[in-house]
RNA sequence: GUAUAAAAAUGGCAAAACCGUCCGAAAGGCGGUGACGCAAAGCCACGAGUCUACGUUCCCAGCCAAUGAACCAGGGGAGGGGAAUAUGAUCGUCGGGUUGCCUGC
Numbered sequence: 001g002u003a004u005a006a007a008a009a010u011g012g013c014a015a016a017a018c019c020g021u022c023c024g025a026a027a028g029g030c031g032g033u034g035a036c037g038c039a040a041a042g043c044c045a046c047g048a049g050u051c052u053a054c055g056u057u058c059c060c061a062g063c064c065a066a067u068g069a070a071c072c073a074g075g076g077g078a079g080g081g082g083a084a085u086a087u088g089a090u091c092g093u094c095g096g097g098u099u100g101c102c103u104g105c
Stems, first nucleotide, its partner, number of pairs: 001105003012038002017033004022029002036092001042098003046095003049090003055085006063077002067073002
């Protein structure tokens, strides 16, 4: 410098689950316990995928009070349900970028 195959050695990370008067609207993150696994399961949100929807937009049925002579209609108000949407999240979904232990050459 290159590769990170097998074997070995030193070690490393930490899935699910549980706990937390932690952060967050949530997804999720953080800390502890714990190991499913991982040769980059180190780092980066650049591309794609996936997750969430505070907020925003639209739709739905009911409720409230007022207006009009009334049936009823239009508008207004506060909640409920649904759909769409990322500026949020995920690097242990994939690709990409970047750094790299032992060891081989």
Overview:
A computed fold for a 105-nucleotide RNA from Anoxynatronum buryatiense, annotated as c-di-GMP-I riboswitch aptamer. Its Rfam family is "c-di-GMP-I riboswitch aptamer". Rfam describes the family as follows. GEMM was predicted in a large-scale screen for bacterial structured RNA regulatory elements. The organism belongs to Anoxynatronum, within Bacteria. The model forms 95% of the base pairs in the Rfam consensus.